[in-house]
RNA sequence: UCGGAAGAGGAUAGCCCUAGACGUCCGCGCCGUCGGCGCGGGGGCCGAAGAAGCAAGGCCGGAGAGAAACCGUUCCCUCCCCGGCGGAAACUGACAGGCGAAAGAAAGGUUAUCGGACGAGACUCUGGAGAGAACGCGCAAGCGUCGCCCACGCGGCUACAACCAACUGGCAAAAGGACAGAGAG
Numbered sequence: 001u002c003g004g005a006a007g008a009g010g011a012u013a014g015c016c017c018u019a020g021a022c023g024u025c026c027g028c029g030c031c032g033u034c035g036g037c038g039c040g041g042g043g044g045c046c047g048a049a050g051a052a053g054c055a056a057g058g059c060c061g062g063a064g065a066g067a068a069a070c071c072g073u074u075c076c077c078u079c080c081c082c083g084g085c086g087g088a089a090a091c092u093g094a095c096a097g098g099c100g101a102a103a104g105a106a107a108g109g110u111u112a113u114c115g116g117a118c119g120a121g122a123c124u125c126u127g128g129a130g131a132g133a134a135c136g137c138g139c140a141a142g143c144g145u146c147g148c149c150c151a152c153g154c155g156g157c158u159a160c161a162a163c164c165a166a167c168u169g170g171c172a173a174a175a176g177g178a179c180a181g182a183g184a185g
Stems, first nucleotide, its partner, number of pairs: 001120003010114007022043001024042008044099003050095001052092002058085005064079003069073001123183005132146001134145004147171003153167001155164002
């Protein structure tokens, strides 16, 4: 600054949308014929049901230093270190789940019901994926070519979407970064 008792965030249910990854191999059985189904086993792969792990702030304990009081030292206060508890996500891994279609599918949108006061943006701290330290020309600035990524921004659809797409941006680290947790007002 904006939305909100003309009902916020949230919860439940329905509907819409929704990516990724072997229609893999072997054995047995059945149908039946060179395919299909069921069961069991092996290998490879995916990340968006669910579950799990963790950063900062927070809490507890211990050691040290400082300040005040006061006269050697404890409580309290501040700082630093160590240990523990707790601690989010679209991050991490892959327990579960999944890898033709169908079904399912986080988030998003919408409707209904419950409920009754906050929510969003901006600011600070913290976490935060993917993909060539590519090649050629040039002294350099820079220019060009090919491949690839999606999480600033822009664009498309029913959409302020994490879907589509790849103009911009990016492809060691750093920076940036949708989003998420905390704080302050």